[in-house]
Predicted 3D model of a 70-nucleotide RNA (transfer RNA) from Phenacostethus smithi. NCBI's taxonomy places the organism under Eukaryota, Osteoglossocephalai, Clupeocephala, Atheriniformes, Phenacostethus. It matches the Rfam family "tRNA". By type it is a transfer RNA. Gene Ontology term of the family: triplet codon-amino acid adaptor activity.
RNA sequence: GGUAAAAUGGCUGAGCGACAAGCGGUGGAUUGUAGACCCAUAGACAGAGGUUCAAUUCCUCUUUUUAUCA
Numbered sequence: 001g002g003u004a005a006a007a008u009g010g011c012u013g014a015g016c017g018a019c020a021a022g023c024g025g026u027g028g029a030u031u032g033u034a035g036a037c038c039c040a041u042a043g044a045c046a047g048a049g050g051u052u053c054a055a056u057u058c059c060u061c062u063u064u065u066u067a068u069c070a
Stems, first nucleotide, its partner, number of pairs: 001069007010023003025041004046062005
């Protein structure tokens, strides 16, 4: 340099145009205390632009990482 793949909350991780879940955090309930269980709550789509009523998802460019070829 060529080709292919990937980037999603603090962590793991699903996702088919109308956004799961678990662990963890916070608050509450319970308990003599802690743990466990239960209820509620906050929190993300690598960056920019475009299409669309609506984009994590589709398109383009960029950045980073991985594999492979030379």